[in-house]
Context: one part of a larger RNA
RNA sequence: ACCGGCGAGUUGUGGCAGGAUGCGAGGUUAAGGACCGGGAAGGUCCGGAGCCGGAGGGAAACCAAGUCUGAAUAGGGCGAAAUAGUAUUCUGCUGCAGACCCGAAACCAGGUGAUCUAUCCAUGGCCAGGAUGAAGCGGAAGUAAAAUUUCGUGGAGGUCCGAAUCCACCGUUGUUGAAAAAACGGGGAAUGAGCUGUGGAUAGGGGUGAAAUGCCAAUCGAACCUGGAGAUAGCUGGUUCUCCUCGAAAUAGCUUUAGGGCUAGCCUCGGGAAAGAGACAUGGAGGUAGAGCACUGAAUGGGCUAGGGGGCCGACAAGCCUAUCGAACCCUAUCAAACUCCGAAUGCCAUGGUCUUGAUUUCCGGGAGUCAGACUGCGUGAGAUAAGUUUCGUGGUCAAAAGGGAAACAGCCCAGAUCAACAGCUAAGGUCCCAAAGUACAGGUUAAGUGGGAAAGGAUGUGGGAUUGCACAGACAACCAGGAUGUUGGCUUAGAAGCAGCCAUACAUUGAAAGAGUGCGUAACAGCUCACUGGUCAAGUGGUCCUGCGCCGAAAAUGUCCGGGGCUAAAACCUGUCACCGAAGCUUUGGAUUGUCAUGGAUUAACAUGACAGUGGUAGAGGAGCAUUGUAUACUGGCAGAAGCCAUACCGGAAGGAGUGGUGGACGGUAUACAAGAGAGAAUGCCGGU
Numbered sequence: 001a002c003c004g005g006c007g008a009g010u011u012g013u014g015g016c017a018g019g020a021u022g023c024g025a026g027g028u029u030a031a032g033g034a035c036c037g038g039g040a041a042g043g044u045c046c047g048g049a050g051c052c053g054g055a056g057g058g059a060a061a062c063c064a065a066g067u068c069u070g071a072a073u074a075g076g077g078c079g080a081a082a083u084a085g086u087a088u089u090c091u092g093c094u095g096c097a098g099a100c101c102c103g104a105a106a107c108c109a110g111g112u113g114a115u116c117u118a119u120c121c122a123u124g125g126c127c128a129g130g131a132u133g134a135a136g137c138g139g140a141a142g143u144a145a146a147a148u149u150u151c152g153u154g155g156a157g158g159u160c161c162g163a164a165u166c167c168a169c170c171g172u173u174g175u176u177g178a179a180a181a182a183a184c185g186g187g188g189a190a191u192g193a194g195c196u197g198u199g200g201a202u203a204g205g206g207g208u209g210a211a212a213u214g215c216c217a218a219u220c221g222a223a224c225c226u227g228g229a230g231a232u233a234g235c236u237g238g239u240u241c242u243c244c245u246c247g248a249a250a251u252a253g254c255u256u257u258a259g260g261g262c263u264a265g266c267c268u269c270g271g272g273a274a275a276g277a278g279a280c281a282u283g284g285a286g287g288u289a290g291a292g293c294a295c296u297g298a299a300u301g302g303g304c305u306a307g308g309g310g311g312c313c314g315a316c317a318a319g320c321c322u323a324u325c326g327a328a329c330c331c332u333a334u335c336a337a338a339c340u341c342c343g344a345a346u347g348c349c350a351u352g353g354u355c356u357u358g359a360u361u362u363c364c365g366g367g368a369g370u371c372a373g374a375c376u377g378c379g380u381g382a383g384a385u386a387a388g389u390u391u392c393g394u395g396g397u398c399a400a401a402a403g404g405g406a407a408a409c410a411g412c413c414c415a416g417a418u419c420a421a422c423a424g425c426u427a428a429g430g431u432c433c434c435a436a437a438g439u440a441c442a443g444g445u446u447a448a449g450u451g452g453g454a455a456a457g458g459a460u461g462u463g464g465g466a467u468u469g470c471a472c473a474g475a476c477a478a479c480c481a482g483g484a485u486g487u488u489g490g491c492u493u494a495g496a497a498g499c500a501g502c503c504a505u506a507c508a509u510u511g512a513a514a515g516a517g518u519g520c521g522u523a524a525c526a527g528c529u530c531a532c533u534g535g536u537c538a539a540g541u542g543g544u545c546c547u548g549c550g551c552c553g554a555a556a557a558u559g560u561c562c563g564g565g566g567c568u569a570a571a572a573c574c575u576g577u578c579a580c581c582g583a584a585g586c587u588u589u590g591g592a593u594u595g596u597c598a599u600g601g602a603u604u605a606a607c608a609u610g611a612c613a614g615u616g617g618u619a620g621a622g623g624a625g626c627a628u629u630g631u632a633u634a635c636u637g638g639c640a641g642a643a644g645c646c647a648u649a650c651c652g653g654a655a656g657g658a659g660u661g662g663u664g665g666a667c668g669g670u671a672u673a674c675a676a677g678a679g680a681g682a683a684u685g686c687c688g689g690u
Stems, first nucleotide, its partner, number of pairs: 001690006011097013026052003032046005056063002066078004100238002103235001107228006118202009127192001129161003132157001136153006165189003169186005204220001206216003213222001241625006251264005265370002267367007276357005281351004290342001291340002296336003301331003307325002309322004373398007381390002403414003418591004423587003429581003432565003438578001440577006451567001457552002461549010478536005484509003489503003515530001519528002592615009626679001628676010644663005650657002
C1' cells in the first nucleotide's frame, strides 16, 4: 500500500408537539396480591393510594363566575361568558444521565522503584616506565658571628612525559546504523577534589545535585504502575443503503463575547386566514447629487477705514505723513462630510381605480441550519482617489450551478442541466487552417505586424474638416542678375568700416530694388551671403486651429505580450448590410415524476384520464422505499440437491430482484406484522492476511 472482517444518534426516566387507538365530563391505575402456567417467561383478574382534567383570583387569610387592588357599588389587572380531556403507544425534538464515536496536555489517591544514575556510608582493589629535583641534612667557601654562595645527599609536588585505567575536545564513517549515541584516527587527565569491585542509605508535595532544571531504570519544569475514569475538550477528525419535494445563511441585538452561544432574520413541515406583487395615476415625508455663499467657517486681489507699528513735529495733548500690520464694511475671484438662501433624479410610504401576474403574503405551532463569506458593477469612508487591501450601502454571480464563451481561469459575458433522440432555431461569442460556420458584400482608415502591453513629452507620418496669407497684373522652390550712394552714421576704441559695445535707426539720396544691415568672415578692412528687386520657368504655394488612425518615448531574468499557424485593397481598425455556425437556452417527438384543478370511479382515500404549472442544488426540513438479522402467524421449497461460492447478453426509476448452469452437501424461502448489535471508503481508525 491493497484485500477481508470489526467500527459511531443508543438505553433508562421526565417534558413538549404531532400521528394512531380506547374511553369521554371524565380518563387512568402504581407498588403489591391472587390465579393459570414446568416457569425469575408470559397471561388474566384484583388493587382508586395517587395523577391529570372539570374554576378562578389573591402573598395569604379568604372569597368564588368572579376575584385582587382600593374608602369605593369607581377605574384597572387576571379570569368566566365560544367547556375536552385523559390513558397507552409510535415518531420528531429536548432536560438529567458518558448520551453519536475516537482523541488530550493535565489533576487527585494508593502503591512500585537508587540492579541506570546523583550524593553519602562501610569494606576491599588499582595506577608500566621515564623525567624534574622543594624543604631538610652533610662537606667546602665566606663572616667577628651571621647572612650568603657552592658541591653533594635527599626525594617533595591537586609537578612533567607516557601505558593500564578514566574521560569525551576535533574529524571521518555510520544515520530503515553492527549500535535507540557506536566504530576508526587524532585528543585530555593519568599520586589525585584520582579510578574501581562488593554491601548499604536517601523516594516523587520527595530525593540527590563542584548547579546543567542535571539525574532518580532508553521516561523528568516534577518518575513509573493501578484506580477516580467513558475526567473534561465552546477544538480537530470520522459518522455506513436508495429515490422524490422544497431549500438557506455567513446579518442585527446581547454576550470575560469575538473560530462559542441565545433571541430575531432567512429555510422546511402541519394547520388557519384572507390577502400579496408589479405597472399607471394621485397625495405625501425627506435635504442626498448638483448648485450656491443668505448663515457657520475657510480663503484671492483691490478699495475704504477703526486700531497698532514707524517717521516728522511736539511741554502734555493735538496734528501731519506712510510701497508697514490690519478688525469691520464694499467690490472681485473661490472652497466645505460634520455650511445651506436653494435643490433634483431614483428610492420609500399611503390612497384609488384600472390593467397585469397568477400564488405569493400573513398568523399559530413542530424541526432546523446559519453568525469566517468571496469577487464583480455602481455610491462612500480608511489607505497613497495603492493592493487579489480594508469598512459600509445597493444590485449580480459564486458559495449551493453543471452547459457555451473569455486559449487555460469559483466570483466576468451568455444561459439555470427531469430523462431519451445520429431532429430544428438561437444567445454570448464567432465564420483562412488547427476548429463548426463568409478567404461574404459596400465604403473608408492604418504600413506601424499598429492590431497583438504603457505616461508626460516630442515630430514636415498620413486621412478628414475649418479659417487665413500670397498667386496667370506670374506666386512658392530652383537658376541668372542686382543688392547702391551720403558713409568708415555718431560715440567708444590701439582699431570698431552693416556685423565687440553704447546712442540714433519711420535719416536722407538714386532707384526696379537694396536694413545705417540676417548670418559666416577679418587684427581692422577685404571677401561670401540674407532681407529686398528684376528676369527665366510655370500653377499652385504658405500659416493657424479642430479631428481619425499611426511613429518615437519602450531595459530583466526558461521562449517571442495574437492560444498557435499565419494575416497587409486584411484573416487589422471604423461604419453599414445579408447569410451561416454556435449551449444541457427555446422548439419537436416520446417517457418519468411533483403540485393544483377538472372528470370518472357511490363520498374521503387508493386508482385512471386530461389541462395548467413545475422537477440544478451544499447546510437543512419533509416524504416514499430497498436490503440485512431475528420473532409471530399462514403457506411453501429441499439429497431427483438447501444455504454459501463462481459464471451469465434477463427484469426494475434507484437501493435492488430473478432465471439458468457449475460448485457445494443440509438447510431454506414467500406473504403480513413486529423488534433491531440493521447497510462503510475515508476516523495519521482497530485486527488479520498478502
Molecule: large-subunit ribosomal RNA, domain II
Organism: fermentation metagenome